[in-house]
The prediction has a mean pLDDT of 76.
This is a predicted structure of a 145-nucleotide RNA (FMN riboswitch aptamer (RFN element)) from Bifidobacterium tsurumiense.
Of the family's consensus pairs, 100% are formed in the model.
RNA sequence: GGCAAGUUUCAGGGAAGGUGCAAUUCCUUACUGGCGGUGACAGAAGUUGGUCACAUUCACUUCUGCAGCCCGCGAGCCGUGCAAACGGCAGAUACCGGUGUGAGUCCGGAGCCAACGGUCACAGUCCGGAUGAAAGAAACGGAGC
Numbered sequence: 001g002g003c004a005a006g007u008u009u010c011a012g013g014g015a016a017g018g019u020g021c022a023a024u025u026c027c028u029u030a031c032u033g034g035c036g037g038u039g040a041c042a043g044a045a046g047u048u049g050g051u052c053a054c055a056u057u058c059a060c061u062u063c064u065g066c067a068g069c070c071c072g073c074g075a076g077c078c079g080u081g082c083a084a085a086c087g088g089c090a091g092a093u094a095c096c097g098g099u100g101u102g103a104g105u106c107c108g109g110a111g112c113c114a115a116c117g118g119u120c121a122c123a124g125u126c127c128g129g130a131u132g133a134a135a136g137a138a139a140c141g142g143a144g145c
Stems, first nucleotide, its partner, number of pairs: 002145002006140005015029004030125002032114002034073004041065007049058001068112002076089005093110001095109004116128003
């Protein structure tokens, strides 16, 4: 100096109107987008690089930010089980145009998706499990490796 053990804290957003006996569920028009990865991009800082020398440029290093529908994870659901746990399921654009050597990620446009239970009528936005759990993030810690 690095890595474990351990501790603490944090860790999900969004609606109005209309019809109707009845809908925050239908219709119309809006609105929302967990975590990690990737991301020819952007910004910042630095350097024993580079240069004849200098440099705001170039190179390299570090940090920060950028995907609902690209990859993976989480919650959730189903089955077995007394339980612990194990097995399984699990949404949506390789859309159109632009830039470019290169884009599922950038820019513009269009489209699409959203667990379970509840409900005077069908729910991403209401109520509930949930003052829960958790992908993970940050800080502390470090006698072990």